[in-house]
Molecule: SAM riboswitch aptamer (S box leader)
Organism: Microscillaceae bacterium
RNA sequence: GAUUUAUAAAGAAGCACGGAGAGAAUGGGCUCUUUGAAGUGCUGGCAACCUAUCUUCCAAAAGACAAGGUGCUAAUUCCCACCUAAAUCAUUAGGAAAUAUAAAUU
Numbered sequence: 001g002a003u004u005u006a007u008a009a010a011g012a013a014g015c016a017c018g019g020a021g022a023g024a025a026u027g028g029g030c031u032c033u034u035u036g037a038a039g040u041g042c043u044g045g046c047a048a049c050c051u052a053u054c055u056u057c058c059a060a061a062a063g064a065c066a067a068g069g070u071g072c073u074a075a076u077u078c079c080c081a082c083c084u085a086a087a088u089c090a091u092u093a094g095g096a097a098a099u100a101u102a103a104a105u106u
Stems, first nucleotide, its partner, number of pairs: 001106008013043005021032003026081004044073003049069003053064004077098001082095005
């Protein structure tokens, strides 16, 4: 890198460096940002995918915990764009696709 499975309407800060952008890609919106963006570092925190431990348990599985491995720490994955249905024609609902995270396989 690829494939598969699961999840994605919840949750979570401060300081330092930095110095103009950022919000995955493309387009359209909308929002954040010199009252300091992205990025980097440190310390916290959130969460519970994997490992460890414990409880239940024939097993499968479930629950607890948060030590270890990841991850995350503006806005639903910020919204929409593809399909279907309903439409009072603008929207609503569902699904897909893409993306992100984890684990396994390769």